[in-house]
Molecule: SAM riboswitch aptamer (S box leader)
Organism: Melghirimyces thermohalophilus
């Protein structure tokens, strides 16, 4: 870096260090010195992981020692494509709704 496979409406500190950004990308719309980012400590979850079983499972019950992950707003909302509404005589248009792709992000396995 690419691929394949699952998941992304729950959950999670009024600590310490730190000093200005962060929320992938455009746009938007937020969060932020009543202090970002990172780091340390705590926490949350249960993908891998262990353990169980006269339901032996891709779909089960329990556990968190260890590998990861995550801890503001649904993946903070939108991006293309279809379908409902609604506006407009069409052309088209919309701070609406659904639905699917696409982009991300994690793990887990291949290359």
């Nucleotide at each position: 870096c690419u691929c394949u496979u699952a998941u992304c409406a729950a959950g999670a500190g009024a600590g310490g260090c730190g000093g200005a950004g962060g929320g992938a990308c455009g746009a938007g719309c937020c969060c932020g010195a009543u202090g970002a980012a990172g780091c340390c400590c705590g926490g949350c979850a249960a993908c891998c992981c262990c353990g169980g079983c006269u339901g032996u499972g891709a779909u089960c019950c329990g556990g968190a020692a260890g590998g990861u992950g995550c801890c503001a707003a649904u993946u903070c909302u939108u991006g293309c494509a279809g379908g409902a509404g609604c506006c407009g005589a069409a052309a088209g248009g919309c701070u609406u709704c659904c639905u699917g792709a696409g982009a991300g992000a994690u793990a887990a396995g291949a290359g």